[in-house]
Context: one part of a larger RNA
């Protein structure tokens, strides 16, 4: 000396389930595979190292001796690790008994609002901007009843509230359905963790192939603005957004922070559960447990900041980084109906 990292510098797979492998709780016993320790065998010679010797020294040459860190075999050793038998209960799960939610799917149904039609009123104007114009209206609009029709999206309640791996998920009932958390005993007895490959699920846009279209709005057309105005403002307006199935597989898919597990000062709010005190069963104190938010200590950090929801202090596994550009790019491969995705480089160049 026997790499060093990954919040913001290069760097955590978008998220899960899992397959191989890696790695694993407490205990008795056994075995002796790893591990250790002895001996014998071997490990050519020359070199190298040390102690000698020969050329007058030196290089050269030579004699012993060491090393040869490895094989094999053979006897030991038994903590650890691991095989094998048995036991356990703190990890893990399974019964029970409550809770709490915009978690998933289906189907039904609701009021507000916009727009459209049909009727009444009632008249010269609306609309829209910084200013206007295009637009709409005397064929009767803007505004107001009163009825109808459809799409679409749920105001308040709402909250660094809640629920899901993530992506996400909000009106309201009803049906199927998953998943968490608590209380208290009972059971199973490590059945665990990670997870290369694989394999599902995966926001918006985007394709496919019926349908639907009220609002909004790419492209588009007109009108303004401006030296121009392929823009930002206005008026319209078509994919598209809505649904049913099928594809696509990417996002600032972000906590830019991989999953478990163990230990490490505290204040304070707030969400679900339990207990205990108190009380007019009101509130509100007190432990405790799962979230979730802020502050903040020790530590760590290159500062920022993190700080029991870590980015501290350690463990197991995985993934990935190794100047900047060229490049997330070309060639192949592989997937796709195409868009294109995913694997992934060099020449040159600073």
């Nucleotide at each position: 000396c026997u790499g060093g990292g990954c919040g913001u510098a290069a760097a955590g797979c978008g998220c899960g389930c899992g397959u191989a492998g890696g790695u694993g709780g407490u205990u008795u016993g056994u075995u002796a595979a790893g591990u250790c320790g002895g001996a014998u065998g071997u490990g050519a010679a020359a070199g190298c190292c040390c102690c000698g010797g020969g050329c007058u020294c030196a290089a050269c040459c030579u004699g012993g001796g060491a090393a040869u860190u490895g094989c094999a075999u053979u006897c030991g050793a038994u903590a650890c690790u691991g095989g094998c038998a048995g036991a356990c209960u703190a990890g893990a799960g399974u019964a029970u008994g409550g809770u709490a939610g915009a978690g998933g799917g289906a189907a039904g149904u609701g009021g507000a609002a916009u727009u459209c039609c049909a009727g009444g009123u009632g008249u010269a104007g609306c609309g829209g901007u910084g200013a206007a114009a295009u637009g709409c209206g005397u064929a009767g609009a803007u505004a107001u009843c009163u009825g109808g029709a459809g799409g679409a999206a749920c105001a308040c309640c709402a909250g660094u509230g809640g629920c899901g791996a993530a992506g996400g998920c909000g009106g309201c009932u009803u049906c199927c359905u998953g998943g968490a958390c608590c209380a208290a005993u009972a059971c199973u007895g490590a059945c665990a963790c990670u997870g290369a490959g694989g394999u599902g699920c995966g926001a918006a846009a985007g394709c496919g192939u019926g349908g639907g279209u009220a609002g909004c709005a790419a492209a588009c057309a007109g009108g303004a603005u401006u030296a121009g105005a392929u823009a930002c403002c206005c008026u319209g307006g078509u994919a598209g957004u809505c649904c049913a199935c099928g594809c696509c597989g990417u996002a600032a898919a972000c906590g830019a922070u991989g999953u478990c597990a163990a230990c490490u000062a505290g204040u304070u709010g707030u969400u679900g559960g339990g207990g205990a005190g108190g009380u007019u069963a009101g509130a509100c104190u007190c432990c405790u447990u799962a979230g979730u938010g802020a502050c903040g200590c020790a530590g760590c950090u290159a500062a920022c900041g993190c700080a029991u929801u870590a980015a501290g202090u350690u463990g197991a596994c995985c993934g990935c980084c190794u100047g900047g550009g060229g490049a997330g790019u070309a060639c192949g491969g592989c997937c796709g109906c195409a868009a294109g995705g995913u694997u992934a480089a060099a020449a040159c160049u600073c």
The part of an RNA shown here (small-subunit ribosomal RNA, central domain) has 350 nucleotides and comes from a Gammaproteobacteria bacterium. NCBI's taxonomy places the organism under Bacteria, Pseudomonadati, Pseudomonadota, Gammaproteobacteria. Its mean pLDDT, the model's own confidence on a scale to 100, is 89.